[in-house]
RNA sequence: GGAGUAGACCAGGCGAUCGCUGAAUCCGUAUCAACGGGUUUGGAGGAAAGUCCGAACACCACAGGGCAGGGUGCUCCAUAACGUGGAGUCGCGGCAACGCGAAGGAAAGUGCAACAGAGAGUAGACCGCCGCUGAUACCUCGCUUGCGUUAUGUGAGUGAGUGUUGAAACGGUAAGGGUGAAACGGUGCGGUAAGAGCGCACCAGUUCUUCGGGUGACCGGAGAAGCUAGGUAAACCCCACUCGGUGCAAGACCAAAUAGGGAGGCGUUUUAAGGGCUGCCCGUCCAAUGCUUCCGGGUAGGUCGCUAGAGGUAUCGGGUAACCGGUAUCCCAGAUGAAUGAUCGUCGCCCGUUUGCGGGAAACCAAUAGCGGGAACAGAAUUCGGCUUACGGGCUGCUCCGGCC
Numbered sequence: 001g002g003a004g005u006a007g008a009c010c011a012g013g014c015g016a017u018c019g020c021u022g023a024a025u026c027c028g029u030a031u032c033a034a035c036g037g038g039u040u041u042g043g044a045g046g047a048a049a050g051u052c053c054g055a056a057c058a059c060c061a062c063a064g065g066g067c068a069g070g071g072u073g074c075u076c077c078a079u080a081a082c083g084u085g086g087a088g089u090c091g092c093g094g095c096a097a098c099g100c101g102a103a104g105g106a107a108a109g110u111g112c113a114a115c116a117g118a119g120a121g122u123a124g125a126c127c128g129c130c131g132c133u134g135a136u137a138c139c140u141c142g143c144u145u146g147c148g149u150u151a152u153g154u155g156a157g158u159g160a161g162u163g164u165u166g167a168a169a170c171g172g173u174a175a176g177g178g179u180g181a182a183a184c185g186g187u188g189c190g191g192u193a194a195g196a197g198c199g200c201a202c203c204a205g206u207u208c209u210u211c212g213g214g215u216g217a218c219c220g221g222a223g224a225a226g227c228u229a230g231g232u233a234a235a236c237c238c239c240a241c242u243c244g245g246u247g248c249a250a251g252a253c254c255a256a257a258u259a260g261g262g263a264g265g266c267g268u269u270u271u272a273a274g275g276g277c278u279g280c281c282c283g284u285c286c287a288a289u290g291c292u293u294c295c296g297g298g299u300a301g302g303u304c305g306c307u308a309g310a311g312g313u314a315u316c317g318g319g320u321a322a323c324c325g326g327u328a329u330c331c332c333a334g335a336u337g338a339a340u341g342a343u344c345g346u347c348g349c350c351c352g353u354u355u356g357c358g359g360g361a362a363a364c365c366a367a368u369a370g371c372g373g374g375a376a377c378a379g380a381a382u383u384c385g386g387c388u389u390a391c392g393g394g395c396u397g398c399u400c401c402g403g404c405c
Stems, first nucleotide, its partner, number of pairs: 001401007009393002012347007020043010045377001049388002052386005057247004069243005074088005089103001090101004104238002109236002111232002126177002128173004133168001137164002139161009185203006204228002206225008251304004261295009274286004311330008349374006358365002
């Protein structure tokens, strides 16, 4: 100098002016309420976001148990709780710093595996190797016969052979070839017709026994058994643990106008129908209807829930750490068609460019000053603990590579 990796941090400061919003207090409008004004004071985030997990809180449901269904899944610890965090184990990736892992069970059962391949699972016979039967061709030795010769010979036919060859069928074989992401452990010796953990030695793994270390996951050692058992469970499934539902628009309280409901009071109506007191009339009750008083439910609207909390900061102690405890101190948004802003000045920060004090052997770094530009992601809505995602900046530790001394 380059490349990488991990961690913690900041999220512009100050001043002025003009606004928005919560609280306290004072004044004014005729008291309260309400409105207006003044003063003091508070007013977004590291993610307020996604709403993915876990809780608090509220309401609903619920005797107890089981089935079904969902979730989680190495160990120990932390925590109110968690699928989160810390420290570890094992596996994988990286030269390394370091990172990643739903990481129980495939020697319970069922299923699945493209293409290629003979065969993809209580495996499989395509080539190859071997055995048996052994066509065919050849060879050897005879016999018959034709031709020829002094003779050796030669052609055809035929018989024999424990000779050679070996088509084809049947069987054995997983050593070798070939296919595939994956083919029933590897190397060697023995063995065999050829082969094979078929036997043996060594190596690898598994299971069992045992010793040592560790709280534990697990690690290290010794011995035994030929045991060699393929992959896939974010496939069904099995095992262990665990889970009721809905979310502050939860929910509680106050409560109009209008229209329904209920009760009472005072009237009106027999021109219409009926019943009771009584056969008829009047009266009265039921009935119909008007006015009025009260009660009750819900709606609009309002108040609460609502921000003092698993709280912040500092410090001490315990713990490797997550975290826990003690002491001191602080109060730090609470809006609801939803405030938290804008402008100017100045300082600081970053980038580019010019300058180049100075450092260095060099490459190169670079104080100061000038000019130009830039400042991200994003915004509470009951609260808290996490996770995930978005995003600007500088800082520190560590690793690897290169150059120089």